[in-house]
């Protein structure tokens, strides 16, 4: 050094929900909160996955449109889902 992880030491994230702001919506950000976490740090066109559907296209309605209602589709998001990268500490 690499694997690897103590009921060790130092210190570290913060899940559901809650509130206040932002989004169409996923989701986000801030307090508060702790279910977890040994990478629960970074990485989101050029790994896989998951999610949403504002607009688009299509179909359905309709005289025809609009409004509606379905259905595809990220350019919208997830790193606490696999994964890639890079780290503190050092019992077996």
């Nucleotide at each position: 050094a690499u694997c690897c992880g103590a009921u060790a030491a130092a210190g570290g994230c913060a899940a559901a929900c809650u509130u206040a702001g932002g989004g169409a919506a996923a989701c986000c950000u801030a307090a508060g909160g702790a279910c977890g976490c040994a990478a629960a740090a970074c990485u989101a066109u050029a790994g896989g996955g998951g999610u949403u559907a504002a607009a688009a296209u299509c179909a359905c309605a309709u005289a025809a449109a609009a409004a509606g209602u379905g259905a595809u589709u990220a350019u919208g998001c997830c790193a606490g889902c696999c994964a890639g990268u890079u780290a503190c500490c050092g019992a077996a």
The RNA shown here (c-di-GMP-I riboswitch aptamer) has 92 nucleotides and comes from Oxobacter pfennigii.
Its mean pLDDT, the model's own confidence on a scale to 100, is 87.
Rfam family: c-di-GMP-I riboswitch aptamer. Gene Ontology term of the family: cyclic-di-GMP binding.
Of the family's consensus pairs, 95% are formed in the model.